[in-house]
RNA sequence: GGGCUAGUAGCUUAGCUAGGUAGAGCGGCGGACUCUUAAUCCGCAGGCCGCGGGUUCGAAUCCCUCCUAGCCCG
Repeated sequence: GGGCUAGUAGCUUAGCUAGGUAGAGCGGCGGACUCUUAAUCCGCAGGCCGCGGGUUCGAAUCCCUCCUAGCCCG
């Protein structure tokens, strides 16, 4: 230098193929239970999706540039 893959909540990730209000587990907070803790159960908060732009009535999703990480080729 070229190619491929990935980037979504504090962490691990689903959703992308086929555009239509962003979910889950763990963790956090509150409560129930318990002599207490743990475990279990119930509830709540937390992300507008790596940055910027484009297409569209509407973009995490499609297109373009860039950034970061990993792998491969030279």